Annotation:
Predicted 3D model of a 392-nucleotide RNA (Bacterial RNase P class A) from a Gemmatimonadaceae bacterium. The coordinates come from a structure-prediction model, not an experiment, and the mean pLDDT is 75. Its Rfam family is "Bacterial RNase P class A". Rfam links the family to the GO terms dimeric ribonuclease P complex, ribonuclease P activity and tRNA processing. Rfam classes the family as a ribozyme. The source organism's lineage runs through Bacteria, Pseudomonadati, Gemmatimonadota, Gemmatimonadia and Gemmatimonadaceae. The gene name in the source record is rnpB. RNAcentral holds the sequence, with entries from ENA.
RNA sequence: GCGCUUGGCCGGACGGUCGCGCGCGGACGCCGCGAGGCGCUCCGCCCGAGGAAAGUCCGGGCUCCAUGGACAGGCUGCCAGGUAACGCCUGGGCGCGCGGCGUCGGACCAUCGUCGUCGGGCGACGGACAGUGCCACAGAAAACAGACCGCCGUCGGCGCGAGCCGGCGGUAAGGGUGAAAAGGUGGGGUAAGAGCCCACCGCGCACGUGGUGACACGGGCGGCACGGUAAACCCCAGCCGGAGCAAGGCCAAAUAAGCGGCGAGAGGCCGUCCACCUCGAUCGAGACGCCGCGGGUAGGCUGCUGGAGGGUGCGGGUGACCGCACUCCGAGAGGAAUGACCGUCCGGGUGGCGACACCCGACAGAACCCGGCUUACAGGCCAAGCGCCCAC
Numbered sequence: 001g002c003g004c005u006u007g008g009c010c011g012g013a014c015g016g017u018c019g020c021g022c023g024c025g026g027a028c029g030c031c032g033c034g035a036g037g038c039g040c041u042c043c044g045c046c047c048g049a050g051g052a053a054a055g056u057c058c059g060g061g062c063u064c065c066a067u068g069g070a071c072a073g074g075c076u077g078c079c080a081g082g083u084a085a086c087g088c089c090u091g092g093g094c095g096c097g098c099g100g101c102g103u104c105g106g107a108c109c110a111u112c113g114u115c116g117u118c119g120g121g122c123g124a125c126g127g128a129c130a131g132u133g134c135c136a137c138a139g140a141a142a143a144c145a146g147a148c149c150g151c152c153g154u155c156g157g158c159g160c161g162a163g164c165c166g167g168c169g170g171u172a173a174g175g176g177u178g179a180a181a182a183g184g185u186g187g188g189g190u191a192a193g194a195g196c197c198c199a200c201c202g203c204g205c206a207c208g209u210g211g212u213g214a215c216a217c218g219g220g221c222g223g224c225a226c227g228g229u230a231a232a233c234c235c236c237a238g239c240c241g242g243a244g245c246a247a248g249g250c251c252a253a254a255u256a257a258g259c260g261g262c263g264a265g266a267g268g269c270c271g272u273c274c275a276c277c278u279c280g281a282u283c284g285a286g287a288c289g290c291c292g293c294g295g296g297u298a299g300g301c302u303g304c305u306g307g308a309g310g311g312u313g314c315g316g317g318u319g320a321c322c323g324c325a326c327u328c329c330g331a332g333a334g335g336a337a338u339g340a341c342c343g344u345c346c347g348g349g350u351g352g353c354g355a356c357a358c359c360c361g362a363c364a365g366a367a368c369c370c371g372g373c374u375u376a377c378a379g380g381c382c383a384a385g386c387g388c389c390c391a392c
Stems, first nucleotide, its partner, number of pairs: 001388010012345007020048002023045005028039004050363001054374002057372005062244004073240005078092005093125001094123003098119005104113002126235002131233002133229003148175002150171009183201006202224001203222003207218004248302004258293006265279004309328008346361006
């Protein structure tokens, strides 16, 4: 310098003009005795989306309700750690497949395999001797295995003969079917075969060593007994009360219903009505009218954003992450504002020898708040690991 993989970060910058929204202050107008309140108005100042604000898939905070226990039901599932918690994250183990490099072998044009090492990918990776179920099609046979073809022995028949046909028996090495055929490879052995015997590999059983552990390694024993399936029921272990900011709290019109109280009439005052005053009357119920009450609707206020918060530095840890110190405040609306244009620059593309010209700058968008996951995304930057090339 180039290539591949992985991880992290940014996601246009600055200035101007116009516009929109919350808040604060002021002007003006209206209401109110006032404190003050309100606004299709105007002015000024401050602030005004994201890495995913999205999907609403997990986990929590917060709020209200419920709360004896168990069962049921749901979720999770290698190990260790992180975390408020998680189905998330980090590190590790095991299995599968991929790529680079080296090595050995085959080929030597493309290319294939063994072993080692490094990197990153994927894995519903607890249990199939607790029990039950299922294993389509094909195939002779699918779990207390199984003789279709073939191979071998023997008996009988036929044939001059090689051999053929049939009966009885042996055989799981070969063929064939299948996702799967009851350990694999090689040798011995045998009539032919077979863990029948042996070596290696695999498997199982205890043991030792290392590791917190998953697990790894080692030698020993056992001829093999135990097919697969738990994203089938099930078993084991762990976790889980329900509903959600339309949670919840406070204030509280109008109308109707409910409850309680008051209410005849005459005269006076007065231009008239109400009110007030005087006289008289009042046993109960209903209607009607007025007043009050509590519940509650519209509506208003609150919950509301300063928090498991961001930044910097130091320290601990392989890491996720944690601790300490300093520092910063960054939307809180209402069916919902966060935009447009211009200039200078930035990045990319196309054309041109060039000056330059033209085009493009994504995905998307808060509504109680956090931690994750997943999905969408023009373009750019940085770092790490691995490999190759060049120079010293």